[in-house]
Context: one part of a larger RNA
RNA sequence: GGAUAAACGCUGGCGGCGUGCUUUAUGCAUGCAAGUCGAACGAUUCUUCUCUCUUCGGGGAGAAGAAUAGUGGCGGACGGGUGAGUAACACGUAAGUAACCUGCCCCUAAGUGGGGGAUAACCUUGGGAAACCGGGGCUAAUACCGCAUGUGGUUCUUCAGUUUAAGGUGAAGGACUAAAGCCUUCGGGCGCUUGGGGAGGGGCUUGCGGCCGAUUAGCUUGUUGGGAGGGUAACAGCCUACCAAGGCAAUGAUCGGUAGCUGGUCUGAGAGGAUGGUCAGCCACACUGGGACUGAGAUACGGCCCAGACUCCUACGGGAGGCAGCAGCAAGGAAUCUUGUGCAAUGGGCGAAAGCCUGACACAGCGACGCCGCGUGGGGGAUGAAGGCUUUCGGGUUGUAAACCCCUUUUCUCAGGGAGGAAUAAUGACAGUACCUGAGGAAUAAGCCACGGCUAACUACGUGCCAGCAGCCGCGGUAAUACGUAGGUGGCAAGCGUUAUCC
Numbered sequence: 001g002g003a004u005a006a007a008c009g010c011u012g013g014c015g016g017c018g019u020g021c022u023u024u025a026u027g028c029a030u031g032c033a034a035g036u037c038g039a040a041c042g043a044u045u046c047u048u049c050u051c052u053c054u055u056c057g058g059g060g061a062g063a064a065g066a067a068u069a070g071u072g073g074c075g076g077a078c079g080g081g082u083g084a085g086u087a088a089c090a091c092g093u094a095a096g097u098a099a100c101c102u103g104c105c106c107c108u109a110a111g112u113g114g115g116g117g118a119u120a121a122c123c124u125u126g127g128g129a130a131a132c133c134g135g136g137g138c139u140a141a142u143a144c145c146g147c148a149u150g151u152g153g154u155u156c157u158u159c160a161g162u163u164u165a166a167g168g169u170g171a172a173g174g175a176c177u178a179a180a181g182c183c184u185u186c187g188g189g190c191g192c193u194u195g196g197g198g199a200g201g202g203g204c205u206u207g208c209g210g211c212c213g214a215u216u217a218g219c220u221u222g223u224u225g226g227g228a229g230g231g232u233a234a235c236a237g238c239c240u241a242c243c244a245a246g247g248c249a250a251u252g253a254u255c256g257g258u259a260g261c262u263g264g265u266c267u268g269a270g271a272g273g274a275u276g277g278u279c280a281g282c283c284a285c286a287c288u289g290g291g292a293c294u295g296a297g298a299u300a301c302g303g304c305c306c307a308g309a310c311u312c313c314u315a316c317g318g319g320a321g322g323c324a325g326c327a328g329c330a331a332g333g334a335a336u337c338u339u340g341u342g343c344a345a346u347g348g349g350c351g352a353a354a355g356c357c358u359g360a361c362a363c364a365g366c367g368a369c370g371c372c373g374c375g376u377g378g379g380g381g382a383u384g385a386a387g388g389c390u391u392u393c394g395g396g397u398u399g400u401a402a403a404c405c406c407c408u409u410u411u412c413u414c415a416g417g418g419a420g421g422a423a424u425a426a427u428g429a430c431a432g433u434a435c436c437u438g439a440g441g442a443a444u445a446a447g448c449c450a451c452g453g454c455u456a457a458c459u460a461c462g463u464g465c466c467a468g469c470a471g472c473c474g475c476g477g478u479a480a481u482a483c484g485u486a487g488g489u490g491g492c493a494a495g496c497g498u499u500a501u502c503c
Stems, first nucleotide, its partner, number of pairs: 001503004006499005013374006019367002021332001026330003030327003035074003040071002043068011081285003091209007100202003105198008113147001115145002122137006152177009181190003211257003218248003223245004228240003260282004264275004287308005310321004338364001340363003346360001347358004377407004387398004412440006421430001447492005452473003458487005468475002
């Protein structure tokens, strides 16, 4: 000098774009953050209409519309947060997979036949303070279970050729193995099942790369390898028994400390050094520890089970909870925001659609926290006014500075108009915002630090090794340009200075 997710002191006019708990991965009141589908299903409630019965109170049947708890489907594995752990194939990069998986989506081939038994809701009944749990009775399905068919697929046997290597490809035979309907303008549409291919996504393996410590030198027994069995989507000591005795290490094993990694960011001429906040990719975690279930996908932040700590309710028998989602609260701290608006846009989930949901997101609010831009007026004006400071008392300086004259209106205030973002038949949170026009009036707007040298900028008074200053050298003990105040000057400017950290 540059930089910062900064803080502190003094000061503070506006706008645009960004950015904002670095500390306690501390604890959390309250609200919201993941639902949706009635065109899968039975049912209930309400409204309207039609028909019918009527004791004129009303009852029954049908149709249409709306809403809903439940069964069922898809989604809740995305999106959002955090950085605790992790020195590791976690990350980056380059390869491999002849060892693998893949819902929705796209292309393609074939099929979608015929049956059955339940169960929630509902009714009834019991227990419990509650959370909730149990008994009996009825009912539906794209829920569940057999049967048929088998283009295919899996597996076994045999064969062929390709390859370094077959769990790859093809042929024949045996065994096993599918399905669900809904809507319709009756044309069809959306589904469902079994295959093949693709796209996108993921799993696993490997080479290389990136911290510190030897005041850590030996480490290891599922350890290293083998054939066998199990297990997985898949290779593998991944697991088990048996056999062998290996494997790693001064090119630093093991142990200890620290740390999420990267694209990048800061600095630097570069080499390098430092760093990893916002944004993007990957990883890990979700009160702490452990576990599996469901599922195409989780060992699952707003799912389940167990244990623990903590908090809350309780009728003391027993229950409920998890903000490292968005706001917000408490505590900690030098320190970090609103319990805002909207789904209008973009994107996501569900749905045939209308649409619903979306604290993702879009916006607004707060903070000079940062960067950028603008303004606080422009021209003229010497009696060099007054006042201040200083003086050798003549003057000098503040200083064209002010007053005064002329002008302008960025900004400000008021009034009028008013977009684009919307792809429109409709639909704009932002917002009557940006912007445009008019009126008014210099009006609404300057500070901070320094002035001994480094380092641009000097005098007076006070103080008297005191009070104090200080980044280094050093100032202060009676003429202090170094302390304090004033005038003046210099620098930067809505900021200025200090502190901390990096180059």
This is a predicted structure of a 503-nucleotide part of an RNA (small-subunit ribosomal RNA, 5' domain) from a metagenome.
Model confidence (mean pLDDT): 85 of 100.
RNAcentral holds the full RNA, with entries from SILVA.